Notes
The RNA shown here (c-di-GMP-I riboswitch aptamer) has 78 nucleotides and comes from Citrifermentans bremense R1. The model forms 95% of the base pairs in the Rfam consensus. Model confidence (mean pLDDT): 89 of 100. Taxonomically the source falls in Citrifermentans bremense (Bacteria, Desulfuromonadia, Geobacteraceae, Citrifermentans).
RNA sequence: UACCGAUAAGAGCAAAAUCAGAGUAAUCUGAUGACGCAAAACCCUAGGGUCCAUGGAAAUGGAUUGCCGGUUACCGAA
Numbered sequence: 001u002a003c004c005g006a007u008a009a010g011a012g013c014a015a016a017a018u019c020a021g022a023g024u025a026a027u028c029u030g031a032u033g034a035c036g037c038a039a040a041a042c043c044c045u046a047g048g049g050u051c052c053a054u055g056g057a058a059a060u061g062g063a064u065u066g067c068c069g070g071u072u073a074c075c076g077a078a
Stems, first nucleotide, its partner, number of pairs: 004076002012037002017032006035066001041071003047068002049064006
């Protein structure tokens, strides 16, 4: 350094649900709250999948990264 992931150490994030708001919708933001996470950090202009709207269809626009994935990264036992 790479692979890897400990009853190690110091940190971190925040599911569902509820309340308020935005949006046609998927969904998002804030507060409360923790199901969990070794990348639950970033990326939808690497790529794929799924969802929403319009459409007869083709297609166009949007959403999701805590779906797969790509990129970067703290620590250092076996």